This is a predicted structure of a 352-nucleotide part of an RNA (small-subunit ribosomal RNA, central domain) from an uncultured bacterium. The RNAcentral record of the full RNA draws on Greengenes.
Context: one part of a larger RNA
């Protein structure tokens, strides 16, 4: 707990969909719930405030007046909010015509390279390091050539590039499929925004069952280094990494920046469209305008500063989430979820 805040000081849920709720475009009519005005009643006494008075004063007391957030009835107003009814098109959605893209899923497929196997040539080394050694090699290694097997990842193109809600997505082809953008202004007519709970998705690691296993590589073994070396370096090497199905539900899940809408100087790139100009046989390139993205630099403004700056951290509105000194602690207990690992929700004592 009124407030003040959330890029870096504590603080934006990892992301989206969406229930309740909150908020909501323009015009006309109506209603009178909210709202405003008037009036009546009520708002006990004491207390509080003011006047007067009584105890010698005061405290205290008596008396009179005022005050009292509000609540209720009646009457009135109709600007705003709400309800009802009618209409509109600037929000939103649909239609039509196009466009770009590593968006997703599935199947098929390609070449280079590593490793292993076979054959051949060939002989004493190879490998590795700062230097070495462990290690491999005369049962013929390394090197070279040919053939084969198998798994994983896709050089160049490649980009400050593109796509996706986020996580993320990259050899090629085909099939299925999601979203976006532009133009037209044809249709619907506020159908919208946000979103507590909830649901879905969610890197890597990890778990379960069954496959697969080339390379790499936690654990582990050995060799070095060192005072030691449970490391860094080297030689090996198992889970794992890959596939299918099912869990887990976390990350510096980051733009450390929630979503939506409107407004507010410019400049330079780049991606994809649309319109126009110039040129041209016709185009491309080029120039201008415009829309949607994506980057950089800056005016105003903001900021503690750094910096942000039409993709805002500026100016405003709506909705949600979150913070409230450090440690204890994202811990204990309890609940929920999970096969487990654990996740989530989440304190206190004590202490500075």
């Nucleotide at each position: 707990u009124u407030g003040g805040g959330c890029g870096u000081a504590a603080a934006g849920c990892g992301u989206u969909c969406g229930u309740a709720g909150g908020c909501g475009g323009u015009u006309c009519g109506u209603u009178a719930a909210g709202u405003u005005u008037g009036u009546a009643g009520u708002u006990a006494a004491a207390u509080c405030u003011g006047g007067u008075c009584g105890c010698u004063c005061a405290a205290c007391g008596a008396u009179c007046a005022a005050c009292u957030c509000g609540c209720u009835g009646c009457a009135a107003a109709a600007a705003c909010u709400g309800g009802c009814a009618a209409a509109c098109u600037a929000g939103a959605g649909a239609a039509u015509a196009g466009c770009a893209g590593a968006g997703g899923c599935a199947a098929c497929u390609g070449g280079a390279a590593u490793u292993c196997c076979g054959c051949a040539u060939g002989u004493a080394g190879g490998g590795g390091u700062a230097a070495a050694a462990u290690c491999c090699g005369u049962u013929g290694a390394u090197a070279u050539g040919c053939g084969g097997a198998g798994g994983a990842a896709c050089a160049c193109c490649a980009a400050a590039a593109g796509c996706g809600a986020a996580g993320g997505c990259a050899g090629g082809u085909u099939g299925c499929u999601g979203g976006g953008c532009u133009a037209u202004u044809u249709c619907u007519g506020a159908c919208g925004c946000u979103g507590a709970g909830g649901a879905a998705c969610g890197a890597a690691a990890g778990c379960g069952u069954g496959g697969g296993g080339a390379g790499c590589a936690a654990a582990c073994a050995g060799g070095a280094u060192u005072a030691g070396a449970u490391a860094c370096c080297c030689u090996g090497g198992u889970a794992g990494u890959c596939c299918a199905c099912g869990c887990c539900g976390u990350a510096a899940a980051c733009g450390a920046u929630g979503g939506a809408u409107a407004c507010u100087c410019g400049g330079u790139g780049u991606a994809u469209g649309a319109g126009g100009g110039a040129c041209u046989c016709g185009a491309c390139c080029c120039c201008c305008u415009u829309a949607u993205g994506u980057a950089c630099c800056c005016a105003a403004g903001c900021u503690a500063a750094c910096g942000c700056g039409u993709u805002a951290a500026g100016u405003a509105u709506c909705c949600c989430g979150c913070c409230u000194g450090g440690g204890g602690a994202g811990u204990a207990c309890g609940g929920u979820c999970g096969c487990a690992a654990g996740a989530u929700u989440a304190a206190a004592a004590c202490u500075c």
Its mean pLDDT, the model's own confidence on a scale to 100, is 86.